[in-house]
Context: one part of a larger RNA
RNA sequence: CACCGCCCGUCAAACCACCCGAGUGGGGCUGAGAUGAGGCUGUGCGUCUAGCACGGUCGAAUCUUGGUUCCGCAAGGGGGGUUAAGUCGUAACAAGGUAGGCGUAGGGGAAUCUGCGCCUGGAUCACCUCCU
Numbered sequence: 001c002a003c004c005g006c007c008c009g010u011c012a013a014a015c016c017a018c019c020c021g022a023g024u025g026g027g028g029c030u031g032a033g034a035u036g037a038g039g040c041u042g043u044g045c046g047u048c049u050a051g052c053a054c055g056g057u058c059g060a061a062u063c064u065u066g067g068u069u070c071c072g073c074a075a076g077g078g079g080g081g082u083u084a085a086g087u088c089g090u091a092a093c094a095a096g097g098u099a100g101g102c103g104u105a106g107g108g109g110a111a112u113c114u115g116c117g118c119c120u121g122g123a124u125c126a127c128c129u130c131c132u
C1' cells in the first nucleotide's frame, strides 16, 4: 500500500500456561485409646545363685480412631494468551450512516440493543458573549 481503509465479538482449529475440581496417593506435626519389647525401682518367694510373682514409674515399636498442614495425580469444568489466508455478522473509527463514552438495570448467537442519569474526549445549523 491511504474507505476496495481500519476494526470488534461469538463460533471452529492447534498449541501454551493458569484457576476450580468429585475423588485418590503420600509426607510433617498433633489429640485420644489399645497392645506393649526393654530400663529403673519397691515388696515377697527362692536350693537368698540363676530366677520367678505382684506393684510403681519411664517407655521403643506396632495397631485403631480423629485434627491440622504440605506435596503429588486426576474424570470433568472455567475463562485467558498466542497462531499468514476458517464461520457469522458490522459494534467502533467520518455526523461510521441511531454521535460516542461512563455508571446502572433489563434483553440478546455475537459483536451489542433498550431504558434512566451523567460527560464532551461530538459534527452540523442558529443565536448570544468574548478574542483576532
Base pairs, nucleotide, nucleotide: 003096005093008089009088011086013083014082015081016080018078019077020076023073024072025071026070027069028068029067030066031065032064033063034062035061038058039057040056041055042054043053044052045051099120100119101118102117103116104115105114106113107112
This is a predicted structure of a 132-nucleotide part of an RNA (small-subunit ribosomal RNA, 3' minor domain) from Euryarchaeota archaeon Ods01. Rfam family: Archaeal small subunit ribosomal RNA. Rfam links the family to the GO terms structural constituent of ribosome and ribosome. The literature on the family includes a 2001 paper in Science by Yusupov et al., "Crystal structure of the ribosome at 5.5 A resolution". Its mean pLDDT, the model's own confidence on a scale to 100, is 80.